Annotation
A computed fold for a 345-nucleotide RNA from a Sphingobacteriia bacterium, annotated as Bacterial RNase P class A. It matches the Rfam family "Bacterial RNase P class A". Rfam describes the family as follows. Ribonuclease P (RNase P) is a ubiquitous endoribonuclease, found in archaea, bacteria and eukarya as well as chloroplasts and mitochondria. It is annotated as a ribozyme. It was read from a public genome assembly, where an Rfam model found it. Of the family's consensus pairs, 95% are formed in the model.

[in-house]
This record gives sequence, C1' cells and structure tokens, in this order.
RNA sequence: CCGCAAACCCGAACCAUCGCUCCCCCAAAGGGAGAGGAAAGUCCGGACAGUACAGGGCGUCCCACCGGUUAACAGCCGGCCCCGGCGCAAGUUGGGGAGAAAGUGCCACAGAAAAUAACUACUUCGGCUGGCCGAAGCAAAGGUGAAAACGUGCGGUAAGAGCGCACGGAAAAGCAGGGUAACCUGUUUUUCGGGUAAACCUUGGGAACUGUAAUGCCAUGUAUAGGAUCGCUGGAGGGCGGCCCGCCCAAGAUCCAGGGUAGGCAGCAAGAUCCUUGCAGCAAUGCAAGGGCCAGAUAAAUGAUGGAGUAGGAACAGAAUCCGGCUUAUGAGGUUUGCGGCAUU
Repeated sequence: CCGCAAACCCGAACCAUCGCUCCCCCAAAGGGAGAGGAAAGUCCGGACAGUACAGGGCGUCCCACCGGUUAACAGCCGGCCCCGGCGCAAGUUGGGGAGAAAGUGCCACAGAAAAUAACUACUUCGGCUGGCCGAAGCAAAGGUGAAAACGUGCGGUAAGAGCGCACGGAAAAGCAGGGUAACCUGUUUUUCGGGUAAACCUUGGGAACUGUAAUGCCAUGUAUAGGAUCGCUGGAGGGCGGCCCGCCCAAGAUCCAGGGUAGGCAGCAAGAUCCUUGCAGCAAUGCAAGGGCCAGAUAAAUGAUGGAGUAGGAACAGAAUCCGGCUUAUGAGGUUUGCGGCAUU
C1' cells in the first nucleotide's frame, strides 16, 4: 500500500421556479417550518387517560453476583467470581451468576453397580484332585463409562480399606486483615461421591387492566313506538386485576324486530426536549450558564424540474399519542482490531 472479516460512528446540504400541508395575520400579500437511525418488530420500561372506595384467601406472572446511573427498566456504566477458546506470557474474547446441606425426580447406552455396588481378580478355610465347586473377607488393582465412593506417599493387614500418619483438594463454619460491597488473603475446626432447578420445587424482592378508535366537550336528528325474559332493596344487571368471599352502584336490565344519526372541537406536540461551554465523575451520567423551537395529517401533506458542487450521495426504507431502551435490515464514507498478500522508497 492492497484485499478479506468483525465491532463501532455517520446516515447530506445550497440556489432558482412551480406545487402541497400546517403556523403567524381579521383576511390577503408576505414570512417561517415540513418523514428516520432505524419511523420497522411490538420485546421491555414509562408519561398521559379511564376503571368511585376498601379488605381477606387461593392462584398467575416477572426479576435474582455487587455497586452506581435513571422518571423507570430485564436497559446502560464500572467491578467481583466461575467455565470455555486463542496466546510462551502479558493479555484478549465468548458464555454464565439466589438455593442441590428443605424435599421429590432424572443421568440414555455400556457396565456387577450411577449410591443399600461386586464382573474379572486377590486372601483365608473346606471339599475334590491341579483345576473346579462352596463359604467367609475385600473395595486397594483391572475392565465399562462423560462421570464409579477425594488424591499422592508411607505404615499396617491373611489380602485390603482414612484403618493410622504426612502433604494436598473440595465443601461448611469460626477468627484476623484489606475492600462501600460482591469478594480476596491467611489461619483453625469439622466433613468427604458427582451433575442437573428456561426439571418440579424452595427462598427473597416485585406487580394490575385497557389503550389516543384511550378519554372529554358541543351540535344535529328520530319513535313521547312494538314484542319476549328476568327484576324492583330478601337486588335483575354492572363494577372493584384471574377465581372465591366480601364491598359498592342500582330501578330497571338483557334479547328480538324496527327507526334515526355518522358532524365538529379538544387530546395534538414546548418536551423526563435540543445545541454550545464549563465543572464533578474511570464511566454511564449529573449540575451550572448561555442560546434555540425543529411535522401534526385524518384516508392521509413533506413533491417535481433545472443548476452548481462534493471524499461519498446511496442501501434499508415512510411519521399517525409521545418518550427512554433492546432486537432486526442497511449503500458510500470514517475509526479500531485481527488475518493474508506485495514492497523496501
């Protein structure tokens, strides 16, 4: 320098003419603004609106190392511990994190046996004759397996065994020191199969539902008609998170058939908002000062043409209550890391 891969950043602006929507203006002229980093998914958390007010029991769902941040979060930032990959190492990278000492399950096949172990083998005794049978002992050696009764060494024994000793391993508990903490280091005592809890379960903490077609207000119009069932305070129907109890509202309610209407306003964009600078902090983020206003349609506007210019100018893709995240898709360009190739100015 070139190529490949991964992670992250960014996601166009100017001039002229015409057109569309909204705002300013009594109106016009005129002026100003006008689709994204994901607007997608609907996964998580909220704001906002409604469900009048409680309570008890059972159930359902979510979270789970420590600290910080935030309106909140299963997010983000920093740290601790465990397992795996790459690397001589330093390091880097992926996954995980309440409990197996409350209990119940499960660990295929192979193997004697997956925790109430005895196939081969070993030792002792007896019988029968050189190899078999029986009884007792044994879990050290071998085999099977992902995993087989903590490991190594010495002693001891008929042969063996934590049976004893020494040094280690793992788990639990106590004490001392460091740290906000998770934890780390050291030491003492006790114990000795292991795995599995997006297996049932246990422990601790927590929670609603619906959704802007929410919800609220105004106007117009009809039938001040009909039938059936249930009910009228001993309560039909409705509501209070899923069920039950309980509580509350209530004189009408539900169904059938028929008639009328389908309009307008608010919600609606000034926000847990954006930019710049400084301070605090490892960081996420917070505080202060100054400055800015950047879509609100309602069947759906945000476009077309021309010019100039640029390192690049396009892919994925189009607002519908809004905000903070997560996930997925993505062109050119940029940053970092890794691998490969070329070259030695």